A computed fold for an 84-nucleotide RNA from an Anaerolineaceae bacterium, annotated as transfer RNA. Its Rfam family is "tRNA". Its family is annotated with triplet codon-amino acid adaptor activity in the Gene Ontology.

RNA sequence: GGGCUGGUGGCGGAAUUGGCAGACGCAUCAGACUUAAAAUCUGACGGUGGCAACAUCUUGUGGGUUCGAAUCCCACCCGGCCUA
Numbered sequence: 001g002g003g004c005u006g007g008u009g010g011c012g013g014a015a016u017u018g019g020c021a022g023a024c025g026c027a028u029c030a031g032a033c034u035u036a037a038a039a040u041c042u043g044a045c046g047g048u049g050g051c052a053a054c055a056u057c058u059u060g061u062g063g064g065u066u067c068g069a070a071u072c073c074c075a076c077c078c079g080g081c082c083u084a
Base pairs, nucleotide, nucleotide: 001083002082003081004080005079006078007077010026011025012024019067028044029043030042031041032040046057047056048055049054060076061075062074063073064072
């Protein structure tokens, strides 16, 4: 250089034929239990702004297609594997 493959909350990891983004688990926070803790159980948990209601943004980055994109197309960035 060429080919294949992957990139999604703090971490791992789902998402059917393009139709509510983030299921589930871990971690974290709050509560229950306990003398106190661990374990267990219950609830909450993406970012930004806001006292709140709420608004807005968000699937590596930038474009494109579409009423609608994590998903399809193009370029680029990064990781892994193969190959010269």